[in-house]
């Protein structure tokens, strides 16, 4: 140089045929305990890597980039 792949709350990680993003961990509160833990309840948090296009509407099709794995020369 090329080819296949991945990027989604602090962390992990679902979502595939385009319709306003599950779930765990963790965090904050509340209960419970003499008080921690563990447990139960509830609540906050993520314009889905970036930058443009298609589209009435994109995490999701399309294109350039950036950074990560794997591959061929």
């Nucleotide at each position: 140089g090329c080819c296949u792949u991945g990027a989604u709350g602090g962390c992990c990680a679902a979502g595939u045929u385009g319709g306003u993003a599950a779930g765990g961990c963790g965090u904050a509160u509340c209960a419970c305990u003499a008080g921690u833990a563990a447990u139960g309840a509830u609540a906050a948090g993520a314009u889905c890597g970036u930058c443009g296009g298609u589209u009435c509407g994109a995490a999701u099709c399309c294109g350039g980039c950036u950074c990560g794995a794997g591959g061929c020369a």

The RNA shown here (transfer RNA) has 73 nucleotides and comes from Blastobotrys adeninivorans. Rfam family: tRNA. RNAcentral records the identical sequence in 2 taxa. RNAcentral holds the sequence, with entries from ENA and Rfam.